Source information
A computed fold for a 165-nucleotide RNA from a mouse gut metagenome, annotated as Lysine riboswitch aptamer. It matches the Rfam family "Lysine riboswitch aptamer". About the family: Riboswitches are metabolite binding domains within certain messenger RNAs that serve as precision sensors for their corresponding targets. The RNAcentral record of the sequence draws on MGnify.

RNA sequence: GAUAGAGGUUGCGUGAAUCAUGAGUAAUUUACCGGAUGCGGCAGGUGCAUAAGAUGGUAGAGGAAAGGGAGGAACGCCGAAAGAAUGGACUUUUCCUGCGGAGGCAUUCUUGGGCAUAGGGUGAAUAACUAUAUGACUGUCAUCUGAAAUGGAUGGGGCGCUAUC
Numbered sequence: 001g002a003u004a005g006a007g008g009u010u011g012c013g014u015g016a017a018u019c020a021u022g023a024g025u026a027a028u029u030u031a032c033c034g035g036a037u038g039c040g041g042c043a044g045g046u047g048c049a050u051a052a053g054a055u056g057g058u059a060g061a062g063g064a065a066a067g068g069g070a071g072g073a074a075c076g077c078c079g080a081a082a083g084a085a086u087g088g089a090c091u092u093u094u095c096c097u098g099c100g101g102a103g104g105c106a107u108u109c110u111u112g113g114g115c116a117u118a119g120g121g122u123g124a125a126u127a128a129c130u131a132u133a134u135g136a137c138u139g140u141c142a143u144c145u146g147a148a149a150u151g152g153a154u155g156g157g158g159c160g161c162u163a164u165c
Base pairs, nucleotide, nucleotide: 001165002164003163004162005161008078011077012076013075014074018070019069028061029060030059031058032057033056037049038048039047041099042098043097044096045095081111082110083109084108085107086106087105090103091102092101093100112138113137115135116134117133118132120130121129122128140156141155142154143153144152145151
């Protein structure tokens, strides 16, 4: 240097059928009140709607969807993957511009792995995800100890560890 593997049956990730939530919410519409504004998250511009009644409120009719989630099968894998920062003549979020948000790409950095707890962030949410801290568990390597044990102690990290060439 090349090839092949291991950590776990609670390892990691992915698209589709099903289910719950979203929600009796939003769109739409009727009646009444009210009386001049309203139209993408924010700002500006343009345009449109509107006294033949705007935004809004009350009562009724009506009735979704997206994001996120659950659990079984399938597929791809073992920096699998996750997160943070930076960047662009990238895509999208409204008709345009700027800011912001979401997605993807490139570079750099951090994290061995899952779990529990705490508060923080995202989210409609008590679901779930996510970074940090703490805790024990687990896998691996090094050192020490033990006659030995799948034993014990301490410490480290995946650009690692094991096997073969």